[in-house]
RNA sequence: CAGCGACAAGGGCAAACCCGCCGAGAGGCGGGGACGCAGAGCCAGGGGCCCACGAGGGCAGCCCAGCCACCGAA
Numbered sequence: 001c002a003g004c005g006a007c008a009a010g011g012g013c014a015a016a017c018c019c020g021c022c023g024a025g026a027g028g029c030g031g032g033g034a035c036g037c038a039g040a041g042c043c044a045g046g047g048g049c050c051c052a053c054g055a056g057g058g059c060a061g062c063c064c065a066g067c068c069a070c071c072g073a074a
Stems, first nucleotide, its partner, number of pairs: 004072002012037002017032006035061001041067002045064003048059004
């Protein structure tokens, strides 16, 4: 440095659901809340799914790809 991911260490994120707000909707934002997550970090390039059905729009905690990344046992 790369690969890998442990009954390690420090931590991190946050499903469903509830409340408020935005949106035609999918869905998003904030607060609460934890089902879970070694990348449940970023990214909409390829698939897939969802909304609209008119162009378009959305989901990264579905898969693949790309980028970046804490720790350090076997």

c-di-GMP-I riboswitch aptamer from Actinotalea ferrariae, 74 nucleotides, folded computationally. Its mean pLDDT, the model's own confidence on a scale to 100, is 89. Rfam family: c-di-GMP-I riboswitch aptamer. Rfam's curators write: GEMM was predicted in a large-scale screen for bacterial structured RNA regulatory elements. Its family is annotated with cyclic-di-GMP binding in the Gene Ontology. Lineage of the source: Bacteria > Bacillati > Actinomycetes > Micrococcales > Actinotalea.